[in-house]
Context: one part of a larger RNA
C1' cells in the first nucleotide's frame, strides 16, 4: 500500500410539538393481588396524576379577585367547550449521551539486578624515569650552621601497558550496535578502578550541581484504580431517488475560531377586498452630486487706492515732506471647503390611484444551519487617489454553478446543466496551420516584427501620412555656383598691444554704392588671412514657417534560455465600413421522466409551467438480521454462499441461467433493530 472482517446519534426516565387510535367534561391507573401454558396475556386494584376557575404573599373570596377609604381607576382572569391515556416520529433535559483523542489531578501499591551517593568485606594497577625528608662518610664550626659524596625511596610527581575515561576526525545513521567501530586523546598509587553483600523511594531519594540520575522512561518514575476525568479543539460519522434551499450580518457576551436573541432556510396550519413586486400618474419629506460664495463661517491670486503703523528728513517741538516696508477698508480680477450654503438635482424612500403579475405577502408553530467570507463594478473613509491592503454603502457573481470564450485560470465576458439524440439556430469570441469557420470585400495607415498578450511616462527628434493658417516666388523665390563684401577708420576709452572680432562706452554715425554690421564665426602677440550678413549675375519652379490629428521612433533596466499559446505573419498588424460562416449543456426540433396547475373525462388523455445546488429542512423508497401470521412455498432431480453472463428497473437493487458449493432457504403483510463504510496518521488478520 491493497484485500477481508469490525468500526460512530444509542438506551432509560422526564418534558414539549406533530401524528395515529381509545374514551371524553372527563381521561387514566401505579405498586400489589388473582387467573392462565414458559415468554406473555387477561381481570382486579381509583392511592395518585392531568383537565373541567380564577385571583391574592396569605388568611381568604370566587366568575370574579387583588390593590384601596372607595361602589373610582388599574392588574390578572371569565365570555370564545377539550381534555386525557397509549403507540409512533421530530426536538429539549438528566445520564459517558454520536465515536476516537490529551497534557494533567488524586489514591493505593511496585521498583536502587540500570544509575547516584553511602556502609561492610575483598581484589587490581607491566615496565621505565625523577630522586624530597631522613641517615652515613668526609670537609667544616668554639658549638651549631653550612658544603660535598654516598645512601635513602617521598609524591592527588613524570613517560607508558592492563584498567578506566571518551578529546579529534572518519565511518555507521531501515547500523554489526535503540550510542558502536577505527583513528587520535585524558588519567593510570589515587578525591584511583573494580567484585560481592547491604542501605536511601516519588514532591521522595541521590546529586564535586548537568534539572543530572532514580531499570532504553524524569521540571516529578512505573503499575492499577477514581475513569468512558474534561476537551467552546482536531479528525471521522456508512444505501438510493425526489422537492425547497441559506449564512458568513445586527445587538450582547472574561466575548472575539464559542454562545444567546434577531435576520436569512425549511415543514405544517391559517389569514386577508393584493397586503407583496413592477410600471404609470399625483402628492410629500430631504440637503447628497453639482454649483456658488458683494449669502454666512473660514481660507484665498494678481492689480488699483492707501485708514493706520514702521523708517528717513526737518524742527526746540508741533505742523510738514519723502518712502524698493507692513497694511484695514473699498474697487477691478481669479479661484477653494467632509465637519461653509443664497441655491440644488438624478436615484432612493413614504402615501394615494390605476394597470400588470398570481402566492410572491403576513401571522402562528415544529426543525435547522449560519454568525472566519471573497472577487469585480460604482460611491466614499484610511493608506502613498500603494497593495490580491483595510473599513463602510450599493449591485453582481463565486461561495453552493456545470457548459462556451479568455493559451492555461473560483469570481472577467457569454450563458443558468431534468434525461436521451451522429438534427437545426445563435451568444461571447472567432474564421492561414495547430483548430471548427473568409488566405473575404472596400478604403486608408504602419516599416518599427511596431504589432498580433499584459505596461508604460515626462522629455527628445527635418520618421511618415493627413488638416488648418501664414510668408517668399517667372518683376525669377529656395539650394548650389561666379563676383563683390568698400571708405572716414587702427570709432572713442582701456592697454605692453586692442586695428570689426580680451574688455568698457556709444545720437553703432556718416560717405560711396547694386550691396557691404563701427561687424556672424574661425584666426593673429597685434596686424594679416578665411568667412558670414547684404548685393549682382547664372539657373528655372516651387520654397519656407506655425498650429494640430493618425501611425510609428528614442527614453526602455531583474536575476536558469528564449517566445504573439506556438508555428509564423508585411498582413495572418492597425483604423473604418460591409457581407458570409464557425461557435455552448443558451434557444429550437423529436422522444422520454417526475411534480404542480388548468381543461375534460373521472380508464385516463391533452395543454401549460417547473425540475444547478453546499450547510440545512421535508418527502418517497431499496437492501441486511430476527420475530409474528399466512402461503399444506422452494430444496440432495441440489438450499444458502461464490466466479461469471444476460435481462429488468429513474436509483438503492431485482430476476434468470451455466459452473462451483453441499443443507438449508424463500414470498406476502406487519413488527423489531447490534440495520448499509472509502476515509477517523481508525482496530485485527492476511498478502
Nucleotide at each position: 500500500a491493497c484485500c477481508u472482517a469490525c468500526g460512530a446519534g444509542u438506551u432509560a426516565c422526564u418534558u414539549u410539538u406533530g401524528u395515529u387510535g381509545g374514551c371524553a367534561a372527563g381521561g387514566u391507573u401505579a405498586a400489589g393481588u388473582u387467573u392462565u401454558g414458559a415468554a406473555g396475556a387477561a381481570a382486579u386494584g381509583c392511592a395518585g396524576c392531568c383537565g373541567a376557575a380564577g385571583c391574592g404573599a396569605a388568611a381568604g373570596c370566587g366568575a370574579g379577585u387583588c390593590u384601596u377609604a372607595a361602589c373610582a381607576g388599574g392588574g390578572c382572569g371569565u365570555u370564545u367547550g377539550a381534555g386525557u391515556c397509549a403507540g409512533c416520529a421530530g426536538g429539549a433535559g438528566u445520564a459517558g449521551a454520536c465515536g476516537c483523542g490529551a497534557a494533567a489531578c488524586c489514591a493505593a501499591g511496585u521498583g536502587a539486578u540500570c544509575u547516584a551517593c553511602c556502609c561492610u568485606u575483598g581484589a587490581g594497577c607491566a615496565g621505565g624515569g625523577u630522586g624530597a625528608a631522613g641517615u652515613u662518610g668526609c670537609c667544616g664550626u668554639a658549638a651549631c650552621a653550612g658544603g660535598u659524596a654516598a645512601u635513602g625511596g617521598a609524591g592527588g610527581c613524570c613517560c607508558g601497558a592492563a584498567c578506566u575515561a571518551u578529546u579529534u576526525g572518519a565511518c555507521g545513521u531501515u547500523g554489526a550496535a535503540a550510542a558502536g567501530u577505527c583513528u587520535u586523546u585524558g588519567g593510570a598509587u589515587g578525591a584511583c578502578u573494580u567484585g560481592a553483600g547491604g542501605g536511601u523511594a516519588g514532591g521522595g531519594g541521590u546529586g564535586a550541581a548537568a534539572g543530572g540520575c532514580u531499570a532504553a522512561u524524569c521540571a516529578a518514575a512505573c503499575u492499577u484504580g477514581g475513569a468512558g476525568a474534561u476537551a467552546g479543539c482536531u479528525c471521522g460519522u456508512a444505501c438510493u431517488c425526489c422537492c425547497c434551499g441559506a449564512a458568513a450580518u445586527g445587538c450582547a457576551u472574561u466575548u472575539a475560531g464559542g454562545u444567546g436573541c434577531a435576520g436569512c432556510g425549511u415543514g405544517u396550519g391559517g389569514a386577508a377586498u393584493a397586503a407583496g413586486u413592477u410600471u404609470a400618474u399625483a402628492a410629500g419629506a430631504g440637503g447628497u452630486a453639482g454649483a456658488g460664495c458683494g449669502a454666512c463661517u473660514g481660507a484665498u491670486u494678481g492689480g488699483a487706492u492707501g485708514c493706520g503703523a514702521g523708517g528717513g528728513u526737518u524742527u526746540c517741538a508741533c505742523c510738514g515732506c519723502c518712502u524698493g516696508u507692513c497694511a484695514a477698508g473699498u474697487c477691478c480680477u481669479g479661484a477653494c471647503a467632509a465637519a461653509c450654503u443664497c441655491c440644488g438635482a438624478a436615484u432612493g424612500c413614504u402615501u394615494a390611484u390605476a394597470a400588470a403579475u398570481a402566492u410572491u405577502u403576513c401571522c402562528a408553530u415544529g426543525c435547522a444551519g449560519u454568525g472566519a467570507g471573497g472577487g469585480c463594478g460604482c460611491g466614499g473613509g484610511u493608506g502613498c487617489u500603494a497593495a490580491g491592503g483595510u473599513c463602510c454603502g450599493u449591485g453582481u457573481c463565486c461561495g453552493a454553478g456545470a457548459g462556451g470564450a479568455g493559451a492555461a485560470g473560483a469570481a472577467u465576458c457569454c450563458a443558468g446543466a431534468c434525461c436521451a439524440u451522429c438534427a437545426g439556430u445563435u451568444a461571447a469570441g472567432g474564421u492561414c496551420c495547430c483548430c471548427a469557420a473568409a488566405u473575404a470585400u472596400a478604403u486608408g495607415c504602419u516599416a518599427a516584427g511596431u504589432u498580433g498578450a499584459a505596461c508604460u511616462a515626462a522629455c527628445g527628434a527635418a520618421g511618415u501620412c493627413g488638416a488648418a493658417c501664414u510668408g517668399c516666388c517667372c518683376a525669377g523665390a529656395c539650394a548650389g555656383c561666379u563676383a563683390g563684401g568698400a571708405u572716414g577708420u587702427u570709432g572713442g576709452c582701456u592697454u605692453g598691444g586692442a586695428a570689426g572680432c580680451a574688455g568698457c562706452c556709444a545720437u553703432u554715425c556718416a560717405u560711396u554704392u547694386a550691396a557691404a554690421g563701427a561687424g556672424u564665426g574661425c584666426g593673429u602677440a597685434a596686424c594679416a588671412g578665411c568667412u558670414c550678413a547684404c548685393u549682382a549675375g547664372u539657373c528655372g519652379a516651387g520654397c519656407g514657417g506655425u498650429u494640430u490629428g493618425g501611425c510609428g521612433u528614442g527614453g526602455a533596466u531583474a536575476a536558469u534560455a528564449a517566445u504573439c499559446g506556438g508555428g509564423c505573419a508585411u498582413a495572418a498588424g492597425c483604423a473604418u465600413a460591409u457581407u458570409a460562416c464557425c461557435g455552448a449543456a443558451a434557444c429550437u426540433g423529436u422522444g422520454g421522466a417526475u411534480a404542480c396547475u388548468g381543461u375534460u373525462u373521472u380508464a385516463g388523455a391533452c395543454a401549460g409551467u417547473a425540475u444547478g445546488g453546499u450547510a440545512g429542512g421535508g418527502g418517497a423508497g431499496c437492501a441486511u438480521u430476527c420475530c409474528a401470521u399466512a402461503u399444506a412455498g422452494c430444496g440432495u432431480a441440489g438450499a444458502a454462499g461464490g466466479c461469471g453472463u444476460a435481462a429488468g428497473g429513474u436509483a438503492a437493487c431485482u430476476u434468470a441461467c451455466u459452473c462451483u458449493g453441499g443443507a438449508g432457504c424463500g414470498u406476502a403483510u406487519g413488527g423489531a433493530a447490534a440495520a448499509g463504510c472509502a476515509a477517523a496518521u481508525g482496530u485485527a488478520g492476511g498478502u